[in-house]
């Protein structure tokens, strides 16, 4: 160095989960790498960590170690995005109120603001007027008799002269009815460019005096209070052919290492 036979060992691995821990069955990812039996209300073991029974390969492209790359999974739900729902008013936004400043405009020496004084509007009472109603007055009608006047006829008294009562008619009138506008009286009122007095005094109007240049206005802006909104903000839940860190890590690449026996 070559050949033959054997042994160690290999004949998938990994993740999550379960477990005191390890492995398996089951789920998932890689990938194709023996067979039979056991096994998730589990099965079998104990840091030498599946058990039991068979088969193939066998010291190397197959075993072991190191390293590179890295599918995929878990964790931090870290960051980002989206959705939902909760919280409040710190920033933002909207509105009320107050205050300060203030544009346009209006008004003012034919006198602003402010002050003093008087009056009206307001209330009450009284008066006057007016309106409404009623009454009186005026005119007309109006009594068979129980109203008046005058009384034909007729009646009564008287010897007579004459006298008396008196119906109707006529005239007038009472009660009552009707009419009209002056006048008088009574009553009433959310009556009145009315008068007098008292009261009242927030607002409005107005006269006089003092005063001597502002006043009204308020688009808009600042500040503050109050109310609202939830765009920003805080926190939470779910999701993501997203991303970051960490952890485990298959397949693959590279390098190194590793028996025994016999024969030539």
């Nucleotide at each position: 160095u070559c050949g033959u036979g054997c042994u160690a060992g290999a004949c998938g691995g990994g993740g999550a989960g379960c477990u005191g821990g390890c492995g398996g069955u089951g789920c998932c990812c890689u990938g194709u790498a023996c067979c039979c039996g056991c096994a998730a209300u589990c099965c079998g073991c104990c840091a030498u960590a599946g058990c039991g029974g068979g088969g193939u390969c066998g010291a190397a492209u197959u075993c072991c170690c190191u390293u590179c790359c890295g599918a995929g999974g878990g964790c931090c739900u870290g960051c980002c995005c989206g959705u939902g729902g909760g919280g409040g008013a710190c920033u933002g936004c909207c509105g009320u109120u107050g205050u300060c400043g203030a544009a346009a405009g209006g008004u003012g020496u034919u006198g602003a603001a402010g002050g003093g004084u008087g009056g009206g509007u307001c209330c009450u009472g009284c008066g006057c007027g007016g309106c409404a109603g009623g009454a009186g007055c005026c005119c007309c009608c109006g009594a068979a008799c129980c109203c008046c006047g005058c009384c034909a006829g007729g009646u009564c008294c008287g010897g007579g002269a004459g006298g008396a009562a008196g119906c109707a008619a006529c005239g007038g009138u009472a009660a009552g009815g009707g009419g009209a506008u002056c006048c008088u009286c009574c009553u009433g009122g959310g009556u009145g460019c009315c008068g007098c007095a008292g009261g009242g005094g927030u607002g409005c109007c107005u006269g006089c005096c003092c005063g001597g240049a502002g006043c009204c206005g308020g688009a808009c802006g600042g500040c503050a209070u109050c109310g609202g909104u939830a765009a920003g903000c805080c926190g939470u839940a779910c999701g993501g052919u997203g991303u970051g860190g960490u952890u485990c890590g298959a397949a693959g690449g590279a390098g190194g290492g590793u028996g025994c026996a016999c024969g030539a």

A computed fold for a 264-nucleotide RNA from an Anaerolineales bacterium, annotated as Bacterial large signal recognition particle RNA. Rfam family: Bacterial large signal recognition particle RNA. About the family: The signal recognition particle (SRP) is a universally conserved ribonucleoprotein involved in the co-translational targeting of proteins to membranes. It was read from a public genome assembly, where an Rfam model found it. Its mean pLDDT, the model's own confidence on a scale to 100, is 77.